[in-house]
Context: one part of a larger RNA
RNA sequence: GGGUGAACGCUGGCGGCGUGCUUAACACAUGCAAGUCGAACGGACCUUGAAAGAUGGAAGCUUCGGCUGAAAUUUUUCUCUGGUUAGUGGCAAACGGGUGAGUAAUGUAUAAGUAACAUGCCCUUAAGUCUGGGAUAACCCUCCGAAAGGGGAGCUAAUACCGGAUACAUUCUCUUUUUCGCCUGAAUUAGAGAAGAAAGUUUUUCGCUUAAGGAGUGGCUUAUAUCUGAUUAGUUUGUUGGUAAGGUAAUGGCUUACCAAGGCGAUGAUCAGUAGCUGGUUUGAGAGGAUGAUCAGCCACACUGGGACUGAGACACGGCCCAGACUCCUACGGGAGGCAGCAGUGGGGAAUAUUGCGCAAUGGGGGAAACCCUGACGCAGCGACGCCGCGUGAGUGACGAAGUCUUUAGGGAUGUAAAGCUCUGUCAAGAGGGACGAUUAUGACGGUACCUCUAAAGGAAGCCCCGGCUAACUACGUGCCAGCAGCCGCGGUAAUACGUAGGGGGCGAGCGUUACCC
Numbered sequence: 001g002g003g004u005g006a007a008c009g010c011u012g013g014c015g016g017c018g019u020g021c022u023u024a025a026c027a028c029a030u031g032c033a034a035g036u037c038g039a040a041c042g043g044a045c046c047u048u049g050a051a052a053g054a055u056g057g058a059a060g061c062u063u064c065g066g067c068u069g070a071a072a073u074u075u076u077u078c079u080c081u082g083g084u085u086a087g088u089g090g091c092a093a094a095c096g097g098g099u100g101a102g103u104a105a106u107g108u109a110u111a112a113g114u115a116a117c118a119u120g121c122c123c124u125u126a127a128g129u130c131u132g133g134g135a136u137a138a139c140c141c142u143c144c145g146a147a148a149g150g151g152g153a154g155c156u157a158a159u160a161c162c163g164g165a166u167a168c169a170u171u172c173u174c175u176u177u178u179u180c181g182c183c184u185g186a187a188u189u190a191g192a193g194a195a196g197a198a199a200g201u202u203u204u205u206c207g208c209u210u211a212a213g214g215a216g217u218g219g220c221u222u223a224u225a226u227c228u229g230a231u232u233a234g235u236u237u238g239u240u241g242g243u244a245a246g247g248u249a250a251u252g253g254c255u256u257a258c259c260a261a262g263g264c265g266a267u268g269a270u271c272a273g274u275a276g277c278u279g280g281u282u283u284g285a286g287a288g289g290a291u292g293a294u295c296a297g298c299c300a301c302a303c304u305g306g307g308a309c310u311g312a313g314a315c316a317c318g319g320c321c322c323a324g325a326c327u328c329c330u331a332c333g334g335g336a337g338g339c340a341g342c343a344g345u346g347g348g349g350a351a352u353a354u355u356g357c358g359c360a361a362u363g364g365g366g367g368a369a370a371c372c373c374u375g376a377c378g379c380a381g382c383g384a385c386g387c388c389g390c391g392u393g394a395g396u397g398a399c400g401a402a403g404u405c406u407u408u409a410g411g412g413a414u415g416u417a418a419a420g421c422u423c424u425g426u427c428a429a430g431a432g433g434g435a436c437g438a439u440u441a442u443g444a445c446g447g448u449a450c451c452u453c454u455a456a457a458g459g460a461a462g463c464c465c466c467g468g469c470u471a472a473c474u475a476c477g478u479g480c481c482a483g484c485a486g487c488c489g490c491g492g493u494a495a496u497a498c499g500u501a502g503g504g505g506g507c508g509a510g511c512g513u514u515a516c517c518c
Base pairs, nucleotide, nucleotide: 001518002517003516004515006514007513008512009511010510013390014389015388016387017386018385019383020382021348026346027345028344030343031342032341035091036090037089040088041087043085044084045083046082049078050077051076052075053074054073055072059068060067061066098301099300100299107226108225109224110223111222112221113220114219117218118217119216122214123213124212125211126210127209128208129207130164131163132162133161139154141152142151143150144149170195171194172193173192174191175190178187179186180185200206227273228272229271234264235263236262239261240260241259242258243257244256245255246254276298277297278296279295280291281290282289283288303324304323305322306321307320326337327336328335329334354380356379357378358377362376363374364373365372366371393423394422395421396420403414404413405412406411427459429454430453431452432451433450437445462507463506464505465504466503467488468487469486473502474501475500476499477498483490484489
């Protein structure tokens, strides 16, 4: 000199764009953050009307015995249209969002491999979508429990579940053709056998099943690079390799049995400490150093530890089970919970924001769609935290007012500075108009940006420094005191170094200090 996710002191007008728990991966009240589909299904409720039955009894007739019998209410059955939805079922919930505890290599970066692999939704192609069955939730009855919830009996549906059929292509076994080859074998042709599918919908559409390919995504493997310590020198027994088997989507000590005794290491193994990695950021002429906030890619984690289930995909932040710590409810028998999602609270700290608006846009999930959901996101609020822009007026105005400071008492400085005169109208204020972002409908932002008009210099300047380094000097006070200080050093009676004033210098809505990096 440059830089910062900064903090502190004094000061503070406006706008734009960014940015904001670096500490306790500490504990969390409250609300919201993942739903959707009735065009998969049976119910329930509301909505239209009809028929039959029951109750009812206006009114009429009457030979006074009765007869006909409207409205209204209600039950059952059927039916129209649309809606709502607890439950079964499908898809999503593995994305998106957060954090950096762990991890020095099961990570990351770069390059390559997978002849050792998987792939829901999407795209292309081919073929099929036949025939049966038994349940179960909801519902109803009942029981237990304070609750959370649970048990028993009965009924019912499906794109839920389970058989059978078919299946060139798929998988396996056997036989076989051709080619190659180190005759173990590899590729390949044909045939036989075995196994294995489906879901409907009036139709179209939309679906379902099988197979092949694609796209995108993921798993796995290899090479190189990747902090410090030798006051850590030896380390390792599933350890290193082989055979066989198991397991996996797949290779592999991944696991097991047997066999061999290997593997790593001063080019630093092992151990210990520290740490998420990268694109980047910052500094520097560069080489290099430092760093890894925001944004983007990858990884890891979700109260702590362990485990699997479901599924195309998880060993799953707002799923399940077990154990632990903590908190809460309880009728003491037993239950409930997990903000490192968005706000917000306490605590810690020098220190870091609103319990806001909206799905209008972009994107995501579901749905045929309308639409629903979305604290992702878009916006607004708070903070000079940073960068950038603008303003706080412009011109004129005296041999120069007053005041103040100083003086050799004449004067000098503040100083064209002020006042005065003439103007202007940026920002802010008030009034009117008023978008783009959205296509034809839909705008949270927002009556916002922007434009026009009105009035009026009015509402808007501070901070640090002045001995040298280092731009900028005098007076008074103090008297090795009070104090200053980055280094040298000032202060003991004429202090340009302390304090105050006048003046001056620097930067300016900031200026200084502290901390850290180059």
Molecule: small-subunit ribosomal RNA, 5' domain
Organism: metagenome